[in-house]
Predicted 3D model of a 146-nucleotide RNA (c-di-AMP riboswitch aptamer (ydaO/yuaA leader)) from a Bacillota bacterium. It matches the Rfam family "c-di-AMP riboswitch aptamer (ydaO/yuaA leader)". Rfam's curators write: This family represents a conserved RNA structure found upstream of the ydaO and yuaA genes in Bacillus subtilis and related genes in other bacteria. The sequence was found by an Rfam model in a public genome assembly. Model confidence (mean pLDDT): 77 of 100.
Order: sequence, then structure tokens, then C1' cells
RNA sequence: GAAAUGGUGACGCCGAAUCCUACUCAUCAGGUACGGGGGAAUGAAAGACCGGUGCAAAUCAACUGCACCUUGGGGUGAAAGAUUGCGAGGGCCAACCUUCGGCCCGAACCCGACAACUAACCCCGGAGGCGCAAGGAGGAGUACAU
Repeated sequence: GAAAUGGUGACGCCGAAUCCUACUCAUCAGGUACGGGGGAAUGAAAGACCGGUGCAAAUCAACUGCACCUUGGGGUGAAAGAUUGCGAGGGCCAACCUUCGGCCCGAACCCGACAACUAACCCCGGAGGCGCAAGGAGGAGUACAU
């Protein structure tokens, strides 16, 4: 001196996930930008039935109620679907739009037989994880200074 690793600060990225007020000082709170779900009319369709296990009642069974499960269905999310490394779709390259180029992601979890939309109304989240990067062209726009 370089590289790698660790810590801190600034800046930046994915994401709804930021910020404020206190208290405890171990934990526990109340709000908030911003997000999500349920839920009439309306619509569509149907008119019976409509997963599994256990318990209760009933007691041959059926019906009903409760508990648990997940194969049906549904939800958050870009993450549909295929079959092996594909792909619908999504993000970044430092304000916005289009385009070219480049680099990436394309998961995971939740509800528990159940849900179209949806005014009133009701219920939740407001995390976590990362990064030495910061390309070209056109358009739109017009802050500051002179």
C1' cells in the first nucleotide's frame, strides 16, 4: 500500500412498513404517513348434496354443535404456469415518461371447508433484509443564480 472481514456514520435499494409522544430501563404502551382483509344494495348463478379425523348429544343411522387437520377453495405478494434451471410477471442503473443497453428477482407465508363486488360498519399490519454503486438517447418540465 492492496485485498478480505468486522464496527460506526452518511447516502442508497426491495417493501405498506416511516415518523411522533411517553414510560420501563428487562418486558409491556398510545398514536401516525402509508397499507391489507371482512362486509348490503347490485351482479351472476343455483335451487338436493357438497373434504378428513375425533368428541358431545343423539344413540342403528342421519341431522346438529365443538375441536383438530389440509387434499378443495381463498388471502398477502411481482412471484401465473410449466418441468428440472424455462417462464407470465417484477425491480435497479440517484427526480418524471418512453426507448435502447446492462444487472437481478421470479420466493415465502397465512386462513381453515369458508369469503364475487360492495355504502354504512367491523377487524388487522405499520416488519424484515440488503448495497460501493451512480449507463446512452429522446421528451416533458423550469427551481436557483446571473